[in-house]
């Protein structure tokens, strides 16, 4: 490369939460790890401030695992 497939942005509906946001349905912007982990950084929420706590892995780095097979 090819083949078999996989995941699912925004929006809309319902539910949870103080919130960020999350879950389910619908829907596909995209993704070769858009699989998993909050370990480091960033960003967001809560808090008068600090601290603590919460969120984001489809922001970046790192760790672990993984389909096909020209390589």
């Nucleotide at each position: 490369a090819a083949a078999a497939g996989g995941c699912a942005a925004a929006g809309c509906c319902g539910a949870a939460g103080c919130a960020a946001u999350u879950c389910g349905g619908u829907g596909a912007c995209g993704c070769a790890a858009a699989g998993c982990c909050a370990c480091g950084g960033g960003c967001c929420c809560c808090g008068g401030g600090g601290g603590a706590g919460g969120g984001u892995c489809g922001c970046c780095g790192g760790g672990c695992u993984a389909c096909c097979g020209a390589a």